[in-house]
Predicted 3D model of a 73-nucleotide RNA (Glycine riboswitch aptamer) from a soil metagenome.

RNA sequence: CCUCUGGAGAGUUCCGAAUGGAACGCCGAUGGAGCAAGCCCCAGGGCUAAUCUCGCAGGCCAAAGGACAGAGG
Numbered sequence: 001c002c003u004c005u006g007g008a009g010a011g012u013u014c015c016g017a018a019u020g021g022a023a024c025g026c027c028g029a030u031g032g033a034g035c036a037a038g039c040c041c042c043a044g045g046g047c048u049a050a051u052c053u054c055g056c057a058g059g060c061c062a063a064a065g066g067a068c069a070g071a072g073g
Base pairs, nucleotide, nucleotide: 001073002072003071004070005069006068011024012023013022014021015020025060026059027058031056032054033053034052038047039046040045041044
């Protein structure tokens, strides 16, 4: 990296024939952003993690996606 399997969370109203749209609310396990300890020079700075924080993008029937886990190659 590839294949298979498992895989959560969060809505209500209105409009509409329907995919959907709007308002307010909400989710956090894709992506993105931020920082601690520590290390370096030792002046102030630099490097720097997450399943933490933010909630921008995304999501809130289902589908798709999906961090992560197991098995195989």
The coordinates come from a structure-prediction model, not an experiment, and the mean pLDDT is 82. The sequence is in RNAcentral, with records from MGnify.